[in-house]
The RNA shown here (SAM riboswitch aptamer (S box leader)) has 95 nucleotides and comes from Nesterenkonia sandarakina. It matches the Rfam family "SAM riboswitch aptamer (S box leader)". Gene Ontology term of the family: regulation of gene expression. The sequence is in RNAcentral, with records from Rfam.
RNA sequence: GGAUCAUCCAGAGCGACUGAGAGACCUAGCUCCACGACGUCGCAGCAACCCCACUCUCCCCAGUGAGCAGGUGCUACCGCUAGGAACGAUGAAAG
Numbered sequence: 001g002g003a004u005c006a007u008c009c010a011g012a013g014c015g016a017c018u019g020a021g022a023g024a025c026c027u028a029g030c031u032c033c034a035c036g037a038c039g040u041c042g043c044a045g046c047a048a049c050c051c052c053a054c055u056c057u058c059c060c061c062a063g064u065g066a067g068c069a070g071g072u073g074c075u076a077c078c079g080c081u082a083g084g085a086a087c088g089a090u091g092a093a094a095g
């Protein structure tokens, strides 16, 4: 890298820097944006995939619970909406 499994209508923003487009791609809409979007960094926060505890006699699977610490992730709009496609993203796991 490819295959596999799970999730994607809950939740959570400030500061600094930068400076023109941005919301992944195509079409059509809608929305954000020089009162500074998008992005990067810092801090803060959210959540509970892994992790942790308990139950299932043990393991696996499953269920319940905690969120101090650890590995990721996320913090406009349902992945912004509809249609489309070799869809995408995140986590786990495996070699």
Base pairs, nucleotide, nucleotide: 004092005091006090007089008088013043014042015041016040017039021032022031023030025084026083027082028081029080044075045074046073049071050070051067052065053064054063055062079087